[in-house]
RNA sequence: ACGUGCUCCGGGGUCGGUGAGAAUCCGAACCGGCGGUGACAGUCCGCGAGCCCGCCAGAUCGAAUGAUCGAACGGGUCGACCCGGUGGAAUUCCGGGACCGACGGUGAUGCGGCGCCUCUCUGCGGAGAGCGCCGCGAGUCCGGAUGGGAGGCAGCACGG
Numbered sequence: 001a002c003g004u005g006c007u008c009c010g011g012g013g014u015c016g017g018u019g020a021g022a023a024u025c026c027g028a029a030c031c032g033g034c035g036g037u038g039a040c041a042g043u044c045c046g047c048g049a050g051c052c053c054g055c056c057a058g059a060u061c062g063a064a065u066g067a068u069c070g071a072a073c074g075g076g077u078c079g080a081c082c083c084g085g086u087g088g089a090a091u092u093c094c095g096g097g098a099c100c101g102a103c104g105g106u107g108a109u110g111c112g113g114c115g116c117c118u119c120u121c122u123g124c125g126g127a128g129a130g131c132g133c134c135g136c137g138a139g140u141c142c143g144g145a146u147g148g149g150a151g152g153c154a155g156c157a158c159g160g
Stems, first nucleotide, its partner, number of pairs: 002159006008151001014028004029140002031101002033047004042099002050077005058069004081097005103143003110136006118129004
């Protein structure tokens, strides 16, 4: 030098517009876990987490049938980049222009569909406004989460 455990280990909503009302709409803005990669990565290759399914050590409640929670493990799912320049080498640097962001919740002015008691226009086909119903609608808000974790510097402990 090694293994295990403990400590550690994720960021961002500010301004304007519309509106009765906006941190979810519109316009700007802000953010980017871990390892790898001939040269530095949100967008290349992988990992973790999340979600779904299976399986299930076990735990809790109950008189019982049973109900609830459920580590580990397995399977599935899991977003997004181009051009130019420099260079031996870059989707990683520089310049320019783009794009992405889980699950559940949430007033929702937005989008789509349907309807018609109403109003307006009409070239008589219908159109628009209003109203009602249904569906969708957050990377930054709330929640699971004071959680988990890839992993990495050092220290401590145990083992070797």
Molecule: FMN riboswitch aptamer (RFN element)
Organism: Microbacterium lacticum